Predicted 3D model of a 71-nucleotide RNA (transfer RNA) from Desulfoplanes formicivorans. It matches the Rfam family "tRNA". It is annotated as a transfer RNA. Model confidence (mean pLDDT): 81 of 100. NCBI's taxonomy places the organism under Bacteria, Thermodesulfobacteriota, Desulfovibrionia, Desulfoplanaceae, Desulfoplanes. RNAcentral holds the sequence, with entries from Rfam.

Parts: sequence; C1' cells; structure tokens
RNA sequence: UGGGCGAUCGUUCAACGGCAGGACAGCGGACUCUGACUCCGUCAAUCAAGGUUCGAAUCCUUGUCGCCCAG
Repeated sequence: UGGGCGAUCGUUCAACGGCAGGACAGCGGACUCUGACUCCGUCAAUCAAGGUUCGAAUCCUUGUCGCCCAG
C1' cells in the first nucleotide's frame, strides 16, 4: 500500500429494514442470626460523519481503530 473481516450496555454474545434483547457485573428488595447461594425488580449500549428509505444496528459512501492475508 492492496484485499478480507470486525466495532452494539461496565464485560461478553444476539438482533428479516419496523419497540435494541440475553447472560455476567452494578444497584434495590425478598430469603438468612449474618454472609453466600437462590428468587424478584432495576440501571445501562448500536465507532464517527454523510446518503438511501415513511422507517437504518442492519443497505450505500467516506473516515478512525483492531485482527488476518498478500506485497
């Protein structure tokens, strides 16, 4: 430099173009003599900027960062 892949709650993993969800963690509560376990509730995210569309995490363009391959 060229090609390919990826970027989503604090972490990890989902999500036909139509309400962004699960697990763990955090917080609150139940249980317990206390704690752990268990159960219930709650909080929290789409890498950035444009475009297409009634509607974009998803499609298109550019950029940033990471990984792989080639030179």